[in-house]
Molecule: Bacterial RNase P class A
Organism: pig gut metagenome
RNA sequence: CAAGUAAUCGCGGCUGCAAGUGCCGAAAGGCAGCAGGUGAGGAAAGUCCGGGCUUCACAGGGCAGGAUGCCAGAUAACGUCUGGUGGAGGUGACUCCAAGGAAAGUGCAACAGAAAUAUACCGCCACAGUGUGAGACGACGCAGGACAUGGUCCGUGCACGGCUCUUUGUGGUAAGGGUGGAAAGGUGGUGUAAGAGACCACCGCUUUGCUGGUAACAGCAAGGGUCCCUGUAAACCCCAUCCGAAGCAAGACCGAAUCGAAACGUAUGUGGCCCGCUAGUUUCAGGUUGGUCGCUUGAGGCGGCUGGUGACAGUCGUCCUAGAUAGAUGAUUACUCAAGACAUAACCCGGCUCAUCGUCUU
Numbered sequence: 001c002a003a004g005u006a007a008u009c010g011c012g013g014c015u016g017c018a019a020g021u022g023c024c025g026a027a028a029g030g031c032a033g034c035a036g037g038u039g040a041g042g043a044a045a046g047u048c049c050g051g052g053c054u055u056c057a058c059a060g061g062g063c064a065g066g067a068u069g070c071c072a073g074a075u076a077a078c079g080u081c082u083g084g085u086g087g088a089g090g091u092g093a094c095u096c097c098a099a100g101g102a103a104a105g106u107g108c109a110a111c112a113g114a115a116a117u118a119u120a121c122c123g124c125c126a127c128a129g130u131g132u133g134a135g136a137c138g139a140c141g142c143a144g145g146a147c148a149u150g151g152u153c154c155g156u157g158c159a160c161g162g163c164u165c166u167u168u169g170u171g172g173u174a175a176g177g178g179u180g181g182a183a184a185g186g187u188g189g190u191g192u193a194a195g196a197g198a199c200c201a202c203c204g205c206u207u208u209g210c211u212g213g214u215a216a217c218a219g220c221a222a223g224g225g226u227c228c229c230u231g232u233a234a235a236c237c238c239c240a241u242c243c244g245a246a247g248c249a250a251g252a253c254c255g256a257a258u259c260g261a262a263a264c265g266u267a268u269g270u271g272g273c274c275c276g277c278u279a280g281u282u283u284c285a286g287g288u289u290g291g292u293c294g295c296u297u298g299a300g301g302c303g304g305c306u307g308g309u310g311a312c313a314g315u316c317g318u319c320c321u322a323g324a325u326a327g328a329u330g331a332u333u334a335c336u337c338a339a340g341a342c343a344u345a346a347c348c349c350g351g352c353u354c355a356u357c358g359u360c361u362u
Base pairs, nucleotide, nucleotide: 001358003336004335005334006333007332008331009330011039012038014036015035016034017033021032022031023030024029041342045353046352048351049350050349051348052347053247054246055245056244060275061274062273063272065243066242067241068240069239070084071083072082073081074080085099086097087096088095089094100238101237105236106235107232108231109230121177122176123173124172125171126170127169128168129167133165134164135163137161138160141158142157143156144154145153146152147151185203186202187201188200189199190198204227205224206223207222208221209220210219211218212217251293252292253291254290260284261283262282263281264280269277300319301318302317303316304315305314306313307312
């Protein structure tokens, strides 16, 4: 972007002409002739936000409640959009964020795991003990063996020596291992009996200052190791900003018809409560159920120029493009074509969201 073009017939509304007539009606009102233009979307869907408009009503303040939640801008406004900052994902172009506060307080964190606001299961280290258990080593006292023999060598057994393992207890440890999404700063070193921000360097965290930026924030420098600690606020909560309600079946007028009754009286009065303000308010019953307005000229569409990174704004020109009310916007033919999907207006507009054949652009 969402089929297009042409012709014929049919339907609705607007404008002009014609006529002052005919028909319907109790009335208000409506219909009928000719010509010209025009007539369902990008979402018309959802009824999720924001408004215009109407009524309460002259309508204020507070509490409760609700919504939003980084910074700046656009807009009539918004919970929307644009740009940026921070974070997450992706090889990347890019995409996404329910993005204030955890040092105001409260709550929650299953299972696994020894332990989830602190801890010691395994492991590591030190000391003491145990059985004459095991292992290798040392040394060569005794036995034994060899030889070049009154000595030299070997290292098989016994004895000796300390070490290691096994095993028990006490103390130290939080580095290593396991469980887990997370074990409470990270990496590398010094140091230690073994370790540890115990200490050091870098990073992280934090305090102060400087520079850049409107800002969110970013960078740099100096200091802090008494640096006391995870996550969760789409948990309660705290903070900042905003919010009256109902709704076109709102509401107004014309016609026709019609009997009224009760309660309250400074509130029972458009979310709830309180204060203020104001005078009628509420309930039941009867009549009418007809017609007209609201109803489509708009925070409007299209095009050019200017400004802006952009959302948009300004200016000039041009156009008028549905208003039905049991409900119009249709049918047929021909041609073209990538197709005919999702799907049809009811006061209007700006968004968001769900659905969607095919083509084009980035």